[in-house]
Context: one part of a larger RNA
RNA sequence: GGUUGAAAGCUGGCGGUAUGCUUAACACAUGCAAGUCGUACGGAUUAGUUUGGCGUUUCGUUUGGUAACUUACGAAAUACAUAUUAAUGAGUGGCGAACGGGUGCGUAACACGUAAGAACCUACCUCUUGGAGGGGGAUAACAGCCGGAAACAGCUGCUAAUACCCCAUAAUGCUGAGGAGCUAAAGGCCGAAAGGCCACCAAGAGACGGGCUUGCGGCUGAUUAGCUUGUUGGCGAGGGUAAAGGCCCACCAAGGCCACGAUCAGUAGCUGGUCUGAGAGGACGAUCAGCCACAGGGAAACUGAGAACGGUUCUCACCCUUACGGGGGCAGCAGUGAGGAAUUUUCCGCAAUGGGCGAAAGCCUGACGGAGCAAUACCGCGUGGAGGAAGAAGGACUGUGGUUCGUAAACUCCUUUUCCCAGAGAAGAAGUUCUGACGGUAUCUGGGGAAUAAGCAUCGGCUAACUCUGUGCCAGCAGCCGCGGUAAUACAGAGGAUGCGAGCUUUAACC
Numbered sequence: 001g002g003u004u005g006a007a008a009g010c011u012g013g014c015g016g017u018a019u020g021c022u023u024a025a026c027a028c029a030u031g032c033a034a035g036u037c038g039u040a041c042g043g044a045u046u047a048g049u050u051u052g053g054c055g056u057u058u059c060g061u062u063u064g065g066u067a068a069c070u071u072a073c074g075a076a077a078u079a080c081a082u083a084u085u086a087a088u089g090a091g092u093g094g095c096g097a098a099c100g101g102g103u104g105c106g107u108a109a110c111a112c113g114u115a116a117g118a119a120c121c122u123a124c125c126u127c128u129u130g131g132a133g134g135g136g137g138a139u140a141a142c143a144g145c146c147g148g149a150a151a152c153a154g155c156u157g158c159u160a161a162u163a164c165c166c167c168a169u170a171a172u173g174c175u176g177a178g179g180a181g182c183u184a185a186a187g188g189c190c191g192a193a194a195g196g197c198c199a200c201c202a203a204g205a206g207a208c209g210g211g212c213u214u215g216c217g218g219c220u221g222a223u224u225a226g227c228u229u230g231u232u233g234g235c236g237a238g239g240g241u242a243a244a245g246g247c248c249c250a251c252c253a254a255g256g257c258c259a260c261g262a263u264c265a266g267u268a269g270c271u272g273g274u275c276u277g278a279g280a281g282g283a284c285g286a287u288c289a290g291c292c293a294c295a296g297g298g299a300a301a302c303u304g305a306g307a308a309c310g311g312u313u314c315u316c317a318c319c320c321u322u323a324c325g326g327g328g329g330c331a332g333c334a335g336u337g338a339g340g341a342a343u344u345u346u347c348c349g350c351a352a353u354g355g356g357c358g359a360a361a362g363c364c365u366g367a368c369g370g371a372g373c374a375a376u377a378c379c380g381c382g383u384g385g386a387g388g389a390a391g392a393a394g395g396a397c398u399g400u401g402g403u404u405c406g407u408a409a410a411c412u413c414c415u416u417u418u419c420c421c422a423g424a425g426a427a428g429a430a431g432u433u434c435u436g437a438c439g440g441u442a443u444c445u446g447g448g449g450a451a452u453a454a455g456c457a458u459c460g461g462c463u464a465a466c467u468c469u470g471u472g473c474c475a476g477c478a479g480c481c482g483c484g485g486u487a488a489u490a491c492a493g494a495g496g497a498u499g500c501g502a503g504c505u506u507u508a509a510c511c
Stems, first nucleotide, its partner, number of pairs: 001511004006507005013381006019374002021339001026337003030334003035095003040092002044088006051081002055078007064069001102294003112217006120210002125206007133167004142157004147152001173182003187198004219266003226257003231254004236249001238248002269291004273284004296316005318328002321326001345371001347370003353367001354365004384414004394405004419448006428438001455500005460481003466495005476483002
């Protein structure tokens, strides 16, 4: 000098764009953050519509009757049933919940980066070839009974499906040396039909995504020198996996690593990059992007194409409640306490982009888009411009003549960025209609009035900038050298000056 996710002191007008718990992976009240599909399915409730019958009630006409009443027809209301439409909540079923979002604990490792490799898997998507025949038994919901404070169960009975099962069909697929053997499916909606759309099954190919192996590369310590027994290799029509492999097992051999630093210990997520530097390097790894790891600590399996932040089970610690059986996990978004020098709103919206589901309409989305807070950073703008000497008053200094603050002010003329008031008012919308959270925002026009807006540090040398007064090795200053003991340009105040400027200075940290 440059830099920062900074903090502190003093000060503070505006806009744009970014950034904002670096500490306790400490504990968390409350709300929200993953649902969706009725074009898979049965049933429930509510509202409406259609149709139906000697339902019921009332009224009108009518038959019979003295009358009560009665026969037939019509109208209205109401109940029931059927069909249908819409909505709601639960259930079976499907897809999603493995993405998106957070954090950096662990990890010195094929974790990461880069370059290769062979023994693998891949839902949804695209393409190709073929198929989709017949049958069956259940079960939730529901109803009844019944246990429990609750969480949540139990028994009996009924029922549906794109849920489940059986048979058939079977190669190009799978197994096998071969003979041979094995392997599937589901319907829904529209339509008068023909047919169309969406889904289903098998196989192959692609794409996307992932698992695995290897060469090389990137921290510190030898005041850590030896380490290792599934350890190193072989073998097995052994196991296991989607897959090679001591990954696991039986047997056999005695190997394997190491001064080119094994092992041990410490520290640490890695990278693209960021800062600095002429470069070589050095330091760092916030935001953004890729990969990895983790979800109170530890462990395990289930489902699934794929595995677990807002799934399950066990255990430990803690918390809440309890009838002792049970319940919980913000390192999601806000927010609270604690820690700390220190880090924001319990905001708005799905309008855009993207994601999940759905044929679609649409629903969900604290991803995201925005607004709020903070001079935290960078960039831009302003706090007025021109004229104006009696060099006013006043302050400070003085050699008492004057010098300086100083064209500075006053005063005259002008302007209106900004500010205030009023009016107009977007783009962002893709999709000829409709749809904007931001937002009556940005922007534009008119009006008003110099109006609303300057500080901080320094002035002995390094280092730009000097005098007076006070103090008297005191009080104090200080980055280094050093100032202060009666004439202090070094302390304190004042006047003046210098530097930077909505900032300035200090502290911390890196080059």
Predicted 3D model of a 511-nucleotide part of an RNA (small-subunit ribosomal RNA, 5' domain) from Staurocarteria crucifera. It is recorded under the gene name rrs. Taxonomically the source falls in Staurocarteria (Eukaryota, Viridiplantae, core chlorophytes, Chlamydomonadaceae).